[in-house]
Context: one part of a larger RNA
Formats: sequence, structure tokens, C1' cells
RNA sequence: CGGGGAAAGAAGACCCUAUUGAGCUUGACUCUAGUGUGCAAGCGGUAGAUCAUGGUGGCGGUGUAGACAGGUGGGUGCGUGAAAGACCACUGCGUUUUUGUGAUGUACCUAUUGUUGCAGAUGGGGAGUUUGGCUGGGGCGGCACAUCUACUAGAAAGCAACGUAGAUGUCCUAAGGUAGACACUGGGAGGACGGAAACCUCGCUUUGCGCACAAGGGCACAAGUCUGCUUAAUACUGUAAUAUUGCGAAAGCACGGCCUAGCGAUCCCCUAGGCUGCGGUCUGUGCACCUAGGGGUGACAGAAAAGUUACCAUAGGGAUAACUGGUUUGUUGCGUAUAAGCGUCCUUAGCGUCUACGCAGUUUGAUUCUUCGAUGUCGGCUCUUCCUAUCAUUGCGAAGCAGGAUUCGCAAAGUGUUGGAUUGUUCACCCAUAAGAAGGGAACGUGAGCUGGGUUUAGACCGUCGUGAGACAGGUUAGUUUUACCCUACUGUUCGGAGCC
Repeated sequence: CGGGGAAAGAAGACCCUAUUGAGCUUGACUCUAGUGUGCAAGCGGUAGAUCAUGGUGGCGGUGUAGACAGGUGGGUGCGUGAAAGACCACUGCGUUUUUGUGAUGUACCUAUUGUUGCAGAUGGGGAGUUUGGCUGGGGCGGCACAUCUACUAGAAAGCAACGUAGAUGUCCUAAGGUAGACACUGGGAGGACGGAAACCUCGCUUUGCGCACAAGGGCACAAGUCUGCUUAAUACUGUAAUAUUGCGAAAGCACGGCCUAGCGAUCCCCUAGGCUGCGGUCUGUGCACCUAGGGGUGACAGAAAAGUUACCAUAGGGAUAACUGGUUUGUUGCGUAUAAGCGUCCUUAGCGUCUACGCAGUUUGAUUCUUCGAUGUCGGCUCUUCCUAUCAUUGCGAAGCAGGAUUCGCAAAGUGUUGGAUUGUUCACCCAUAAGAAGGGAACGUGAGCUGGGUUUAGACCGUCGUGAGACAGGUUAGUUUUACCCUACUGUUCGGAGCC
């Protein structure tokens, strides 16, 4: 000193996988505090009404006779008297009355409020959990996840791919069974309206038609078409026997559909049947058991299950993506051959359609070999070296080279190939200078050399999408750039040795 040691730092934070998590969200699944509702219980509070607080039927009116009309002080007038009354002021007492007001109690009623229990409602406020698989990375898409036909498939059987062309989750009381009869389809010839097509006749036609449907196979006195009658699309048993029935004269045929697809465990529930069991006996329920069916799992040998994470985590993976590199070269770039044409005439001075054959590894794909216990990931600056498919400079050849200018080619990589506007840009576009403003490589050279504008953590804004958490090869803004002392390389310094002058 920073080229290399794919240097060090950290069991990659990106990506995928895991029947590994967590944060957050909600229309996920299952619960839940709380809230509000209904019913019930018993207790407590508050308010109201009612009732009670001795006895006597109750309620109302008049106020007569009679009784009573007190005490003290002041004191006008008449008259008697020792002493009277009126008037004024002060001062009361008593009550099983009445009225008004208040107080107390109330087991019952009404309203309200609180408590407890039960039921149903609401309930990301809180909790737990889940959030398939395959896959030329994952996601989106699709189903290649259960099945069927033909091909691939290479003449037994079997045989893969997100190979090719298709099909299935049904349909049918006849489109099943059986017996009889019949001939389909297409072309031709002929026939009023009648024509490409209606109906009639003749002749040819080995299946070209039809058989519910995909395809393939099969099928002509039928497996097709029409007609008649029917329910064998039945029961029992469980490996060899039985019953019943239909059609047909009968032989016979018939236990679904001419064959190859058309489908579903344990547990639970329901239905039908049963010389079965419930431990003393009998009867009825009930329960259990046996047999046969039905209710379904399509992720089809069969969990009951939504998202988001750029705040993220763990274990792993180069079994698997995003850089470089490797293979290949579709694409990209460059070239060669032929010569239809262009070039006034003339293929080849210069070009060259349609084709054909190559090369390069500076484009981009495809693949996933290497690297996930990390090779620091865009562009610019700096600096060095290499290539030639040569822009200029040097020397030549060719021309549709008169000269000038230009074009094509050869030998050539010695030297040069800039300054600016705009953008983070590589790229692109524009201006300028003048000999000229060629193209590329070096782990898409170069971050322990710089920078950090961009991309690509955490903050934030806008638009769009989403119920939401959040998301966006949409835009914007702010955002830590670590370490050399070792070896080697280079540049120097110093020391030692040898030789020469």
C1' cells in the first nucleotide's frame, strides 16, 4: 500500500421448506368477562297507595232552657254600696271531641333499584387454535389429488411428464326382461303441384345408420327398429344346492343397462327383520347384540378451521428463487454461400429478397450444476491491463476512382477517442470543439479504494386496492458504509553476502 488470500466479523435478515413460533387484524373456528332481555327465588333499599295505632251503628243541621263566664293591674261615666259593670293590658288551665299538619308501623299490592340461579342474544374487550397438497423456486393460474377412453407404449402384461385429444359425479319402469316381425344409412333412376329438403316406386349398398352419454371395441334372420306380454333390477343359503317369477309353442333366455367410467371406512344416528342376551322364574317396556339397508367424507384409505407481518423469530436448505460463473444458443450481434432484383444498360464497383450454412458469448431467455455456518448487491469517480468485429492517425489494393470528396477492402491495436445541458441512471436525446468524437472484456474489472444519488429494513406523505391488520417492478421524503498487525504482489528504506569498475 490496498490486487489476491472467492481475507475477517455473524450457523443469510432476501427466498423456500417445517404438519416450528410470535406480534397484529377480522366476515376464520371454539370459548369468554362485560352489556342488555326473559323467567324464577329469597333478601335488602326507595317511592306510592292502602291499612292500623281504645271503645261505641254512621253522617249532618240548629244552638233554646240551663250551667259557666276565672285571676292580676290600670281605669272613664251614672247610681247604690265597704265591695258590682263596661273598656284596656297582662296572664292561663284542661281534653279518649273535631279539623289541619307532622311522626311511627305495615306480613300484602304497585313501581323502581340491588343480589342470586337458569335460558337465549350480543360480545377480537379478552383467550386458545387453525389458516391442505402437487408445482421446472414460491405466488397467481390449473388439477396432472378419485375415476374412464384412445395415443405416447416400442405386436403378452406393465410403463413417466403441469405429455396429446376427450370424458365422469349423471340418466332409464324402460333406455330392463323376453318373444315375434322388420331393415338402417348413402348414392342412383323415375313420379302433379314439388324446388337442395315433404310423399310414392324400383334398383345398388357387409354395416358407411343406430345402440342415453366420451372414445374404443362389438353387433345384420342382431345387441339396431317396431309391436305384444311383463318385473329375474326378487328371496334364502354360502361354494353347491333351493324357492319363486316373466316371456316363449318349445328348446331356452332372464340375478339390470352390449363391454370398458358413473363412486365412499371406524365411531354415531335412523329404518326393517331376528328359535339372541339382560346372571332365581314369568310378562311388558327399555338397553344391548346379529343380519340387511340409508344419512359422508370430491384433498375421493375419509381433520370440523381465515388473514397479515417492511416490527418480526427459530431450525434447516444451495434438495429451491433473486448477483457473478458453468452448459446450451431460441433471442441478440457479426459473417459466409447461391443469386430474384436494385444499380440508365450490366447479378456480384457498391448492394441484395427468399433460402442455406456458420461464428461470438458484450443482450435477453431457458436450465438449476456451484455458493444460503454470506464471494458486500445499481450507477458514477479513480486506476491499470487486454481484445478487434478499426472511428481517427500510418502504408497499400478496388471503384459506377478525371481532380476534389467519398465508398469497399488489406496489413495493422503503436497512439488517441473529449467538454457540456437533462436524468441516480446503464441506455437514450441535444449542444459544442475539430484529425476524430469506434466497440468491448477483466467475478456484468474495481466499496478492508471513495461516493451513497438509486434500489432494498425500521419513521412519514399521496394515489389505488383491502371490512381490517396491511399491500403495491406506483410516486415522494429522511435514513450508521466496520477491521489490515499476517503471507504474497508492488513502491521504498535498511542490513548482509558475492562479482565487476